[in-house]
Context: one part of a larger RNA
RNA sequence: GGAACGCUGGCAGCGUGCAUAACACAUGCAAGUUGAACGGGAUUGUUAUCUUCGGAUAACAUGAGAGUAGCGAACGGGUGAGUAACACGUAAGAAUCUACCUUUAGGACGGGGAUAACUUCUGGAAACGGAUGCUAAUACCCGAUAUGCUGUGGAGUGAAAGAAUUUUCGCCUAAGGAUGAGCUUGCGUCUGAUUAGCUAGAUAGCGUGGUAAUGGCACACUAUGGCAACGAUCAGUAGCUGGUCUGAGAGGAUGGACAGCCACAUUGGAACUGAGACACGGCCCGGACACCUACGGGUGGCAGCAGUUUCGAAUCAUUCACAAUGGGCGAAAGCCUGAUGAUGCAAUGCCGCGUGGAGGAUGACGGCCUUAGGGUUGUAAACUCCUGUCAUUAGGGAACAACAAGCAGGUUUAUAGCCUGCCCUGAGUUAACCUAAAGAGGAAGAGGUGGCUAACUCCGUGCCAGCAGCCGCGGUAAUACGGAGACCUCGAGCGUUACUC
Numbered sequence: 001g002g003a004a005c006g007c008u009g010g011c012a013g014c015g016u017g018c019a020u021a022a023c024a025c026a027u028g029c030a031a032g033u034u035g036a037a038c039g040g041g042a043u044u045g046u047u048a049u050c051u052u053c054g055g056a057u058a059a060c061a062u063g064a065g066a067g068u069a070g071c072g073a074a075c076g077g078g079u080g081a082g083u084a085a086c087a088c089g090u091a092a093g094a095a096u097c098u099a100c101c102u103u104u105a106g107g108a109c110g111g112g113g114a115u116a117a118c119u120u121c122u123g124g125a126a127a128c129g130g131a132u133g134c135u136a137a138u139a140c141c142c143g144a145u146a147u148g149c150u151g152u153g154g155a156g157u158g159a160a161a162g163a164a165u166u167u168u169c170g171c172c173u174a175a176g177g178a179u180g181a182g183c184u185u186g187c188g189u190c191u192g193a194u195u196a197g198c199u200a201g202a203u204a205g206c207g208u209g210g211u212a213a214u215g216g217c218a219c220a221c222u223a224u225g226g227c228a229a230c231g232a233u234c235a236g237u238a239g240c241u242g243g244u245c246u247g248a249g250a251g252g253a254u255g256g257a258c259a260g261c262c263a264c265a266u267u268g269g270a271a272c273u274g275a276g277a278c279a280c281g282g283c284c285c286g287g288a289c290a291c292c293u294a295c296g297g298g299u300g301g302c303a304g305c306a307g308u309u310u311c312g313a314a315u316c317a318u319u320c321a322c323a324a325u326g327g328g329c330g331a332a333a334g335c336c337u338g339a340u341g342a343u344g345c346a347a348u349g350c351c352g353c354g355u356g357g358a359g360g361a362u363g364a365c366g367g368c369c370u371u372a373g374g375g376u377u378g379u380a381a382a383c384u385c386c387u388g389u390c391a392u393u394a395g396g397g398a399a400c401a402a403c404a405a406g407c408a409g410g411u412u413u414a415u416a417g418c419c420u421g422c423c424c425u426g427a428g429u430u431a432a433c434c435u436a437a438a439g440a441g442g443a444a445g446a447g448g449u450g451g452c453u454a455a456c457u458c459c460g461u462g463c464c465a466g467c468a469g470c471c472g473c474g475g476u477a478a479u480a481c482g483g484a485g486a487c488c489u490c491g492a493g494c495g496u497u498a499c500u501c
Stems, first nucleotide, its partner, number of pairs: 003497005010353002013350003016346002024308002027306003032071003037068002044061007078264003087189007096181002101177007109143004118133001120131004148157003162169002190236003197227003202224004207219003239261004243254004266287004289300004317343001319342003325339001326337004356386004366377004390442001392437005400428001406422006445490005450471003456485005466473002
């Protein structure tokens, strides 16, 4: 240190957790929302009338699921395969676009035809369709007008939509702002010369096309240029940075978590829609793989969160909640959100705490050693007096909640906005913290002791068994092997292995 393995293991806080196969994936969830854009309306309730007492009809309310339409889905989340490149870092630049937001100015006139849903018929095993008839819109189309655009001029081109009703929210055009994005350039960015020459859209010009925009970006024509020992080209390796580790520094190594940028989404290619994609949970085609099939044909893409298989020394829950923060939609209530907030698992790391404190010598018993006198374990134990951290039990118990909406008041032209008060909302939570109770009770190991290197004796073994990082130990008195006692170091850890400084 994102470690692993061996032995051992009490608690809490905060982090971290597939580094290997960008291998393959069962199952569930991860992007919806708007009825205040639109047509239609299942269901349910109430009332009234009729009734063959089953129910039917009508009015009012309710408004599911699907469909048209709008916005979002290009964010957020994942991964590092590719990439040695304007990819990244830094400093500049001019030929550009930018939904929502914001400022200013102006406008929203007159018409039209469809279509889904739905009905009827019908094909197919399914996926999914086909035909007929009907209908709405903030869907679509035409005309008019316009500061706009094109143009030397004449002229040409060219926009709009309503909803709710009370305020308001929308729609169109133009010119700015903000934000985001595209593009260009200087400098910096690994190894190899056992890679020395490379290049024909190649280098430059003119023209045309294309793009939001510059440009060989593309094409036609013209010229023959351009790069290179200051390392081109080729080959290998690699996402880059802020940072991180180490070091007195200079440096060296590294880029996991967090943050910025880039690239990718089974593999390869292409475009569509759109302000924005050449689009992880969109479309089309080709490949591989897997699944369904009535053999005609279809379906799928976890490098989202969990989870499974496999590879591997090795890396977690198929948990809870939208209460907070943030995001999408909506006028709002609200809905959605595996983002996020939480909890769980793992001594994986850092930090903190505990496993008791004081007294206690005829220095007990036992162990070990012994020169058999004793020494040592050792105030250690027993014993006496205390304490109550953590864990256990019982009781209490904040903060994270502020809004928004509703009601009331103030300010105000205003029922806008703003301010104040009331009310409402907690997944975590049986939490933090506090109080009380009981009782030393539940909580210590690992490695080492020849020198380097802190710490020594006995027994067993006898170049055997074994140890070992280096020097080296062991062949009958081994402080070096194995055991015991004693001691040393660190301590919920201690050792070992591999990598880096």
Model confidence (mean pLDDT): 84 of 100.
This is a predicted structure of a 501-nucleotide part of an RNA (small-subunit ribosomal RNA, 5' domain) from an uncultured bacterium.